[in-house]
Parts: sequence; structure tokens; C1' cells
RNA sequence: GGGCCGUUAACUCAGAGGUAGAGUAUCUGACUUUUAAUCAGAGAGCCGAUGGUUCGAUCCCAUCACGGCCCA
Repeated sequence: GGGCCGUUAACUCAGAGGUAGAGUAUCUGACUUUUAAUCAGAGAGCCGAUGGUUCGAUCCCAUCACGGCCCA
């Protein structure tokens, strides 16, 4: 320098045009002598950034940033 993949909640991941979900973790309550476990509930993300397409973008397109792999 070239090619490919990834970037979504504190963490691990889903979601593929109609403004976002799960598990774990955290917090609250119930239960328990207490802890753990179990059960119920809550908070937490405008989806890496900027433009473009569209009535509408996490999703499609371009560029950039960061990370990984391969080639030179």
C1' cells in the first nucleotide's frame, strides 16, 4: 500500500427499512435467622463519526476513526 471482517446496554451477543431485544451483571422487593439459591420488578443504548439515498435508516451507499485477519 491492497483485500476481507467487526464496531448495538457495564460485559457477551441478537436484530437486516417502520425510531432496539436477550443472557450475565447492577439496584429494589418477596422468601430465608443470615448469606447463597429461587421468584417478581426496575434502571441502563437515539446502534463508532460525518455525509448521501428514502416519506422513514441500527439496517442500503460513500468517506473517515478504531480493532482483528490475510496478501504485498
This is a predicted structure of a 72-nucleotide RNA (transfer RNA) from Desulfobulbus propionicus.
NCBI's taxonomy places the organism under Bacteria, Pseudomonadati, Desulfobulbia, Desulfobulbales, Desulfobulbus.
Rfam family: tRNA. The family's RNA type in Rfam is transfer RNA.
Model confidence (mean pLDDT): 80 of 100.